[in-house]
RNA sequence: AUGACUGCAGCGGGAGAUUUCUCUAAAUGGAAGCCGAAGAAGUAAGUAAUAACUUGUCGGAGCUAUUAUGAAUCUUUCAGGCAAAUGGACCGCUUCAUGACG
Numbered sequence: 001a002u003g004a005c006u007g008c009a010g011c012g013g014g015a016g017a018u019u020u021c022u023c024u025a026a027a028u029g030g031a032a033g034c035c036g037a038a039g040a041a042g043u044a045a046g047u048a049a050u051a052a053c054u055u056g057u058c059g060g061a062g063c064u065a066u067u068a069u070g071a072a073u074c075u076u077u078c079a080g081g082c083a084a085a086u087g088g089a090c091c092g093c094u095u096c097a098u099g100a101c102g
Base pairs, nucleotide, nucleotide: 006097007096009094010093011092012091013090018032020031021030022029033082034081035080039078040076041075042074046069047068048067049066050065051064053062054061055060
């Protein structure tokens, strides 16, 4: 000195679902109904280990069971949300940090 992946921050874009009823000036609380894109949880193929069985050219291979690992924009709706505001997965740009590769 190139600057992959990743992370924080800034700016911009960013969906869905009752401005339903009721207390309250409103927010909020209560009741019923709904949403998935903060967060959280669950999960496939595959991979690995162990055990039994089968086979063998005794390097191994196959099969069954159990355990571990294993993704999400899928699922659950705990949390969150259902006018506006706030928030918002994800996307784009930028600074900074790190430093794969060269």
Glycine riboswitch aptamer from a Clostridia bacterium, 102 nucleotides, folded computationally. Its mean pLDDT, the model's own confidence on a scale to 100, is 80. It was read from a public genome assembly, where an Rfam model found it. The organism belongs to Clostridia, within Bacteria.